The RNA shown here (transfer RNA) has 72 nucleotides and comes from Treponema bryantii. Taxonomically the source falls in Treponema (Bacteria, Spirochaetota, Spirochaetia, Treponematales). The coordinates come from a structure-prediction model, not an experiment, and the mean pLDDT is 82.

[in-house]
RNA sequence: GUGGAAGUAGCUUAACUGGCAAAGCGCUGGAUUGAAAAUCCAAAGUAGAUGGUUCGAGUCCAUCCUUCCGCG
Numbered sequence: 001g002u003g004g005a006a007g008u009a010g011c012u013u014a015a016c017u018g019g020c021a022a023a024g025c026g027c028u029g030g031a032u033u034g035a036a037a038a039u040c041c042a043a044a045g046u047a048g049a050u051g052g053u054u055c056g057a058g059u060c061c062a063u064c065c066u067u068c069c070g071c072g
Base pairs, nucleotide, nucleotide: 001071002070003069004068005067006066007065010025011024012023013022019055028042029041030040031039048064049063050062051061052060
């Protein structure tokens, strides 16, 4: 330089053919305990960036960024 894959919550991963963004662990508050752990309840917190298509985009399109793999 070129072809391809991936990017979703603090971490690990779903969601599928465009129609309310979820789970486990973790964090916070509470219950429980003599105190903890475990357990239970509740809450907070998310789409790599920009633009486009659309009534509506995590999902489709373009460019860029980061990581990985192949070719040269």